[in-house]
Formats: sequence, structure tokens, C1' cells
RNA sequence: AAAAAGAAAAGGCAAACCUGAUGAAAGUUGGGGACGCAAAGCUAAGAGUCUAAGGUAUAUAAAAAUUAUACUAUGAUAGUCGAGCCACCUAA
Repeated sequence: AAAAAGAAAAGGCAAACCUGAUGAAAGUUGGGGACGCAAAGCUAAGAGUCUAAGGUAUAUAAAAAUUAUACUAUGAUAGUCGAGCCACCUAA
């Protein structure tokens, strides 16, 4: 110095839940709060999962509208997995 790794210390993040805002929803975000995390930092161009406003199909109906059901991401999720990029400390 590099790779792998995680004993210690410093510092960091923050699940559930409560609450304000936002959104059609999933969710996101501020405050409180800690289940956990050595990448629980960033990226949603791979897969999965969640949601379905809008759209499509079907049913109902004389027709339109409405309603119901199914499908659908252009919406989310990096604390589901994979991948890419970057990074703090340090004993054995």
C1' cells in the first nucleotide's frame, strides 16, 4: 500500500409505534422513538415485492354514464436479492 475481516474507541444511520405535512394509494418527509445495521451511504437501466390514480378488457345496462372484477407502472421499495459507484475507524 492492497485485499479480506470486525475486537475496541469515536462518530453515523434508525424498524415498529405515536404525531404534523404530503400523496389516489403504496409510500415519502419533519418531530418523538430504537428493532436492528460495517455500507441500513448513493443509483429503481436486472429480478422480486407493494400500490393502481390513469388506461385496457369483461360483467351489469337499450345506449351512455355509474358500479364491480381482472390485468397494467409511467408510482414506490436500496432496511428483499443481485449489480454499479463512493466511503469512516482498526486489534488479531
This is a predicted structure of a 92-nucleotide RNA (c-di-GMP-I riboswitch aptamer) from Alkalibaculum sporogenes.